[in-house]
Context: one part of a larger RNA
């Protein structure tokens, strides 16, 4: 662009894609059927391991150049506080992940080989010639994804307005797109509170190994202090920005 009114929503399902499953063991069936004995099943039911596939991050582990702490060299420098070496070390929420967690089932239809029923040609026989039955992880459904551009271009509902741009964003993200909000507002930021990470800040006071003839210096410890610092999380709150269009 089309689909013979723009638009929004809910569907149908032609068609396309998937392998989404595979396998082992144990218990029971059962010391049963069978067999003289020795020995010794199966259908079915239940549990579970492994491989594959899909999803997730509550737990466990990893990572975590957001963050916190210790520490080395050097520089700024007040002994405070910082910069650089993506320094080294110990932790680490969210996020992302596997080594972690969850799901991965039952059935139907038509058949193959094959086994049969009835049954003639051919008075018999014969699964086959007419007809009929059973029968496999393969096939078609059932399951998952896409799917009205399926030109035979579908259906239904709502209904006179709807959509897009713009602005604030994230459950989304290369750009588009998607999803949410725009004052009748908690969409983002700030603040406060909660929760979380680190592990007890600076300053001050007291004690103190040791050094020093002495004056004095003093690592470190304790208290103030579950502190200080920080947060990609949650809530509250219109303080700021969602204005003007």
């Nucleotide at each position: 662009u089309g689909u013979c009114u723009a638009a929004u929503g809910u569907c149908u399902g032609a068609a396309a894609g998937g392998a989404a499953g595979g396998c082992g063991c144990a218990u029971u069936u059962a010391g049963u059927a069978c067999g003289a004995g020795a020995g010794g099943a199966a259908c079915g039911a239940u549990g579970u391991a492994c491989c594959g596939u899909c999803g997730c991050c509550u737990c466990u582990g990893g990572u975590c150049a957001a963050c916190c702490a210790g520490u080395u060299a050097u520089c700024u420098u007040a002994c405070a506080a910082g910069g650089u070496a993506u320094g080294c070390u110990g932790g680490g929420c969210a996020g992302c992940u596997a080594c972690g967690c969850g799901a991965u089932c039952a059935g139907g239809g038509a058949u193959a080989a094959u086994g049969g029923c009835u049954g003639a040609a051919a008075g018999c026989a014969u699964c086959u010639a007419a007809g009929c039955c059973a029968g496999a992880a393969a096939c078609c459904c059932u399951c998952c994804u896409u799917g009205a551009a399926a030109a035979g271009a579908g259906a239904c509902a709502u209904a006179a307005g709807g959509a897009g741009c713009a602005c604030c964003u994230a459950u989304a993200g290369a750009a588009g797109a998607u999803a949410g909000g725009u004052u009748u507002a908690a969409u983002g930021g700030a603040a406060u509170c909660g929760g979380g990470g680190u592990g007890u800040a600076c300053g001050c006071a007291u004690c103190a190994a040791g050094c020093u003839c002495a004056c004095g210096c003093g690592a470190g410890a304790u208290g103030u202090u579950c502190a200080g610092c920080c947060c990609g999380c949650g809530a509250u709150c219109c303080c700021c920005a969602a204005c003007a269009g």
Large-subunit ribosomal RNA, domain VI from a Candidatus Woesearchaeota archaeon, 245 nucleotides, folded computationally.
The RNAcentral record of the full RNA draws on ENA.
The coordinates come from a structure-prediction model, not an experiment, and the mean pLDDT is 81.
NCBI's taxonomy places the organism under Archaea, Nanobdellati, Candidatus Woesearchaeota.